[in-house]
C1' cells in the first nucleotide's frame, strides 16, 4: 500500500427497513435467613463508534472517517 471482518448498557450478546432495541452477568432496592450465600420479585443504566446519503420510516441499506482483528505484498 491492497483485500476482508468487527464496533449495540460496566462486560458479553440477540435484533427480516416498521410495537417503548433482546437476553445473560454485574449494580441498587424489597422478600426469604439469626446472619451470609443461594433463590424469588422489582428497578436504574443504550438513543446502537462518528459524519453524511437513500427512504414515509435506518441499529439494520449505501459512502466516508476513526478504532480493533485477520490475510496478501
Nucleotide at each position: 500500500g491492497g483485500g476482508c471482518c468487527c464496533a449495540u448498557a460496566g462486560u458479553c450478546u440477540a435484533g427480516c427497513g416498521g410495537u417503548u432495541a433482546u437476553g445473560a452477568u454485574g449494580c441498587c432496592g424489597c422478600c426469604u435467613u439469626c446472619a451470609c450465600a443461594c433463590g424469588g420479585c422489582g428497578g436504574a443504566g443504550g438513543c446502537c463508534a462518528c459524519c453524511g446519503g437513500u427512504u414515509c420510516g435506518a441499529a439494520u441499506c449505501c459512502g466516508g472517517u476513526u478504532g480493533g482483528g485477520c490475510c496478501c505484498a

Transfer RNA from a Nanobdellota archaeon, 73 nucleotides, folded computationally. Model confidence (mean pLDDT): 80 of 100. It matches the Rfam family "tRNA". Rfam links the family to the GO term triplet codon-amino acid adaptor activity.